[in-house]
């Protein structure tokens, strides 16, 4: 500059569940919570992954396929504080 993480500083962030509200639905927002986290900030146009109400397909059909719809706290990618071995 790079890698690396300490029972180190200054902060941060919030899972499960609860309650209210939105959504067809994954799920999102708030408040309460703390399980964890050194990128638990940022990107869903990489790759896997939830959803199927409307649309599309195909169906005899009420069932079936399909994201453009949800998540980054899966892996990916860019970037970024701190300084002890």
């Nucleotide at each position: 500059c790079u890698g690396c993480g300490a029972u180190a500083a200054c902060g941060g962030c919030a899972a499960a569940c609860u309650c209210a509200g939105u959504g067809a639905g994954a799920a999102c927002u708030g408040a309460g919570g703390g399980c964890g986290c050194a990128a638990a900030g940022c990107c869903a146009c990489g790759g896997g992954u939830c959803u199927u109400a409307a649309c599309a397909c195909a169906u005899u059909a009420u069932g079936g396929u399909g994201a453009a719809g949800a998540a980054a706290g899966c892996c990916g990618g860019a970037u970024a504080u701190c300084g002890a071995a």

Predicted 3D model of an 85-nucleotide RNA (c-di-GMP-I riboswitch aptamer) from a Peptococcaceae bacterium. RNAcentral holds the sequence, with entries from Ribocentre. The prediction has a mean pLDDT of 86. Rfam family: c-di-GMP-I riboswitch aptamer. About the family: GEMM was predicted in a large-scale screen for bacterial structured RNA regulatory elements.